c-di-GMP-I riboswitch aptamer from Nitrosomonas sp., 87 nucleotides, folded computationally. Lineage of the source: Bacteria > Pseudomonadota > Betaproteobacteria > Nitrosomonadaceae > Nitrosomonas. The model forms 95% of the base pairs in the Rfam consensus.

RNA sequence: AUUUGUUAAAGGCAAACCUCGCGAAAGUGAGGGACGCAAAGUCAUUGAUCUACAGGGAAAAUUCCCCAGGAUAGCAAGACUGCCAGA
Numbered sequence: 001a002u003u004u005g006u007u008a009a010a011g012g013c014a015a016a017c018c019u020c021g022c023g024a025a026a027g028u029g030a031g032g033g034a035c036g037c038a039a040a041g042u043c044a045u046u047g048a049u050c051u052a053c054a055g056g057g058a059a060a061a062u063u064c065c066c067c068a069g070g071a072u073a074g075c076a077a078g079a080c081u082g083c084c085a086g087a
Base pairs, nucleotide, nucleotide: 002087003086004085005084012037013036017032018031019030020029021028022027035074041080042079043078045077046076047075048072049071050070055066056065057064058063
C1' cells in the first nucleotide's frame, strides 16, 4: 500500500420511546435512553422512498389531483476519510 472482517483488544455511534425546541409537513436539534451498527464517520452525485408550504389544474367546499425548491446517509449504489487484527 492492497485486501479480508469482529475471533480478540481499545473504543465509537445511537433505533424506538420520553421531555424541550425548530418546521406547513415529512422530518430535525439538544438531553435522557439502547434496537442495533465493522464505517450506523462525512457527502444529496445516481436511483428509491416520504412530505406538499409555495405554485398549477379541477371542483364548489375549506375538497381532490400534480409538483420538490424540502427531507431520509440507520434505503441501495457511488465518492472521500478512519481504529484494530489476519493475509